């Protein structure tokens, strides 16, 4: 210098003008208006996929169904998350990836090719008979097909062959230094009919799991319908053509109910930052310090200037630099009860490690 790799960080900056939502103060005024001050989105606020807090409902106990998870140890409030290991796979390497229980419980599926796909004789080889092509038998070493053909390779053996036999490797079983454990250095035994793969196919085994969600939920409460009590007479309607009488229409008040509306829930929290400590790490406890959006159909915006960044253009220089003007106003995206994760989106800039290659010294 190039290519790669691990762990992170930022998410344009400053100023001005106008505007918006909460909060505090002041004034007017009476629930608003004006002024001042201070404050006002993210690393994912997103998807709503997991795990919790909180709230309401349900709940004697057991089972079925369903769902999720599935090597070991640790972290954590908890997790399907994270960290560290083991085993396997990939990479020259740094490093990365894994849904990693069971395929001798059972069922299903495996296209095409191929003689044959869980089952073997198409070619070949060998033997016998016939002898002109053939017939019968042996054989899985060779050919061919396939992702996969009854462990591999070499030897010995044989008519030709074959774990039928032997060494090595593989596999299985047992023992086992060591390790908390997964696992396992190493050793012994078994010729291996223990004959393919697939369980993010059904299934089997083990473990776990009640539901709904802040539009949860709690409270206040105009209006209207309702119930009770009280009040006084005029009028009207009906029974009824007239009189008496009765019912309804009124007002006040209490209760119930809960619509419009309002208050709480609501942001001090498994909280942030800094420091040193323990731990390989995830993380933990300690000390100090800080208070940092709470809207409700939803405020957090727009414009201008300068600087920064990026893109391509031109000029100068010649080590990747400098200058000029142009463009992009600059990626993905906008809180809605709150946390911990996961997943997905993302223009660019940048810090600290590491690997490999090339060149120079």
């Nucleotide at each position: 210098c190039a290519a790669c790799u691990g762990c992170g960080g930022c998410a344009a900056a400053u100023g001005g003008u106008c505007g918006c939502g909460g909060c505090u103060c002041u004034g007017c005024a009476u629930u608003g208006c004006a002024g001042a001050g201070g404050u006002g989105a993210g690393g994912a606020a997103a998807g709503u996929c997991c795990g919790a807090g909180c709230u309401c409902c349900a709940c004697a106990g057991g089972g079925c169904a369903g769902a999720a998870u599935g090597c070991c140890g640790g972290a954590u409030a908890a997790c399907g998350u994270c960290c560290g290991g083991u085993a396997g796979a990939g990479g020259c390497g740094a490093c990365u990836c894994u849904a990693a229980g069971g395929a001798u419980a059972g069922u299903g599926c495996a296209a095409c090719a191929g003689a044959a796909a869980u089952a073997a004789a198409c070619c070949g080889c060998c033997a016998a008979a016939g002898c002109u092509u053939u017939u019968u038998g042996g054989u899985a070493a060779g050919g061919g097909u396939g992702g996969a053909a009854a462990g591999g390779c070499a030897g010995a053996g044989u008519a030709a062959g074959a774990g039928a036999c032997u060494a090595c490797c593989g596999c299985c079983u047992c023992c086992g230094a060591g390790g908390u454990a997964a696992c396992g250095a190493g050793g012994a035994g078994g010729g291996c009919a223990u004959a393919u793969g697939u369980a993010a196919a059904c299934c089997c085994c083990a473990u776990u799991c009640g539901g709904a969600g802040c539009a949860a939920g709690a409270c206040c409460a105009a209006a209207u319908a309702g119930a009770g009590a009280g009040c006084a007479a005029c009028a009207g309607a009906c029974c009824u053509g007239c009189c008496c009488g009765g019912u309804c229409u009124g007002c006040u008040u209490u209760c119930a109910g809960g619509u419009g509306g309002g208050u709480c829930g609501c942001u001090u929290g498994a909280g942030g930052c800094u420091g040193a400590c323990g731990g390989u790490a995830a993380c933990g406890g300690c000390a100090g310090u800080c208070c940092c959006a709470g809207a409700u159909a939803g405020a957090u915006g727009a414009c201008c200037a300068u600087u920064c960044g990026c893109g391509g253009c031109g000029g100068c220089a010649g080590a990747u630099g400098c200058c000029g003007g142009c463009g992009c106003u600059g990626a993905c995206a906008u809180a809605a009860c709150u946390c911990g994760g996961c997943u997905u989106a993302u223009c660019g800039c940048u810090g600290c490690g590491g690997u490999u290659g090339c060149a120079a010294u």
The RNA shown here (Bacterial RNase P class A) has 361 nucleotides. Its mean pLDDT, the model's own confidence on a scale to 100, is 76. It matches the Rfam family "Bacterial RNase P class A". The family's RNA type in Rfam is ribozyme. The sequence was found by an Rfam model in a public genome assembly.